[in-house]
RNA sequence: AGUUUUCUUCGGGGCAGGGUGAAAUUCCCUACCGGCGGUUACAGUCCGCGACUCCUUUCUUUUUGAGAGGACUGAUUUGGUGAAAUUCCAAAACCGACAGUUAAAGUCUGGAUGGGAGAAGAAAAUG
Numbered sequence: 001a002g003u004u005u006u007c008u009u010c011g012g013g014g015c016a017g018g019g020u021g022a023a024a025u026u027c028c029c030u031a032c033c034g035g036c037g038g039u040u041a042c043a044g045u046c047c048g049c050g051a052c053u054c055c056u057u058u059c060u061u062u063u064u065g066a067g068a069g070g071a072c073u074g075a076u077u078u079g080g081u082g083a084a085a086u087u088c089c090a091a092a093a094c095c096g097a098c099a100g101u102u103a104a105a106g107u108c109u110g111g112a113u114g115g116g117a118g119a120a121g122a123a124a125a126u127g
Base pairs, nucleotide, nucleotide: 002126003125004124005123006122007121008120009119010118017029018028019027031107032106033096034095035049036048037047038046044094045093053071054070055069056068057067058066059065076092077091078090079089080088098110099109100108
């Protein structure tokens, strides 16, 4: 160096402008946004993971909380450069949990001052 354990900190962005209407940041025109790790080269759309929802089970307890396991889990092409890119450049596309709402939500409000893939650092042990 690496490995293991414990601890600390960090860890998600976005409807400007306009139209209709009694009412819409939800509809229409338009605008805007892109978690984490990997990948011969930089990725919302490749591979995998997390988040949401649901189920099983154990513990705690008496209605929650925690641990483990499982189900579910969206979307891209063409051309160019190059040794190498579905990742860069050019162009044209596409996607986005649940609950709520005077009217249908990726962008508002809420669960969430939560959880989290993981990132950085510290200590101890091992070596």